This is a predicted structure of an 89-nucleotide RNA (Glycine riboswitch aptamer) from a soil metagenome.
Parts: sequence; structure tokens; C1' cells
RNA sequence: CCGUGCGGGAGAGUCCGGGCAGUGGUUGUUGCCCGGCGCCGAAGGAGCAACUCCUCCCCGGAACCUCUCAGGCAGCAGGGACCGCGCGG
Repeated sequence: CCGUGCGGGAGAGUCCGGGCAGUGGUUGUUGCCCGGCGCCGAAGGAGCAACUCCUCCCCGGAACCUCUCAGGCAGCAGGGACCGCGCGG
């Protein structure tokens, strides 16, 4: 340095409308789906570029900075940069 196992691991609406189903005598209410707008960035991607490489320039590498294409925004689950420990090369 690479792989792997375990642990930790954030941010942002369940806002509006419609549809379906359950429940209640209607109004209500719960869940799911679709659409709209808003929002987040720490998988990935892209961009600038601090920095790095070099005698210098070019080339190359390059962020958790930026964009938000993808992804994500109740809870659970999943994903998750990064950090710690173990194992293997």
C1' cells in the first nucleotide's frame, strides 16, 4: 500500500396534490404508490484546483472544495467517505 472481517459512522420534507387499501357512521386517520416543488452530499461521477511529482516548464496524480448527473431526505433496512482493531498478501 492492497484485500478482507468486525465495530463506529453524518446530512436533508413524509411539504402539496392525486390514486389504492385498512379503520371509524360522514368529516377524520394510518400505510403504500405516482407526480410536483423544495432540500442533502460522505458510494460513484464530473469540474476547478490547494497540494504533489520535476532543476524549471509541460505531462501525470489529486480533496471530505465545488456541481448535483446518479444516489439520498419519517422510522426500520440498505448504502456510506472516513476512523479503529484483527487477519492475509

Annotation: Its Rfam family is "Glycine riboswitch aptamer". About the family: This family represents the bacterial glycine riboswitch. Rfam links the family to the GO term glycine biosynthetic process.